[in-house]
RNA sequence: AAACUUGUAGCUCAGAGGUUUUAGAGCGUGUGCCUGAUAAGCGCAAGGUCGUUAGUUCAAGUCUAACCAAGUUUA
Numbered sequence: 001a002a003a004c005u006u007g008u009a010g011c012u013c014a015g016a017g018g019u020u021u022u023a024g025a026g027c028g029u030g031u032g033c034c035u036g037a038u039a040a041g042c043g044c045a046a047g048g049u050c051g052u053u054a055g056u057u058c059a060a061g062u063c064u065a066a067c068c069a070a071g072u073u074u075a
Base pairs, nucleotide, nucleotide: 001074002073003072004071005070006069007068010027011026012025013024018058029045030044031043032042033041051067052066053065054064055063
């Protein structure tokens, strides 16, 4: 310098352009129930402007471009 892959909650991840959305799950965190008390179990809650900025579209987490970050490869 070039090519490719990835980027969604604190962590690990799902999410084929639309069904009404308010973007979900597990773990974790907080809290309640349960218990003599813990653990386990059961419930509830908080937490995201989907890496950033533009573009396409009636409609974008999803498609396109540039940039940023991480990784792999080539020179």
Transfer RNA from Entomoneis sp., 75 nucleotides, folded computationally. NCBI's taxonomy places the organism under Eukaryota, Stramenopiles, Bacillariophyta, Bacillariophyceae, Entomoneis. Model confidence (mean pLDDT): 80 of 100. The gene name in the source record is trnI-GAU. It matches the Rfam family "tRNA". Its family is annotated with triplet codon-amino acid adaptor activity in the Gene Ontology.